[in-house]
RNA sequence: CUGCGGGAGAGAGUGCGGGCUCGUUGGCCUGGCACCGCCGAAGGCGCAACACGCCAGGAAACGCUCAGGCAAACAGGACCGUAG
Numbered sequence: 001c002u003g004c005g006g007g008a009g010a011g012a013g014u015g016c017g018g019g020c021u022c023g024u025u026g027g028c029c030u031g032g033c034a035c036c037g038c039c040g041a042a043g044g045c046g047c048a049a050c051a052c053g054c055c056a057g058g059a060a061a062c063g064c065u066c067a068g069g070c071a072a073a074c075a076g077g078a079c080c081g082u083a084g
Stems, first nucleotide, its partner, number of pairs: 001084006011036001013035004017030005037070003043066001044064003050057001
């Protein structure tokens, strides 16, 4: 790196727009936009010891939450096991 198996958290939130349906001011859908709340395990950023004449350095499953995500399924998924 590739195949296979496992793999967590957090609103089926509100408004607008769009679509479908319809006798209806109703119903349903929406990975379009905005706002509020929340999560940490793609990615990103930060740092303790240490190092250093100055500047520049310096890990994570810790911290941040830019990005990403928040019913189930699907997808994604750090990481773990296994075969090559």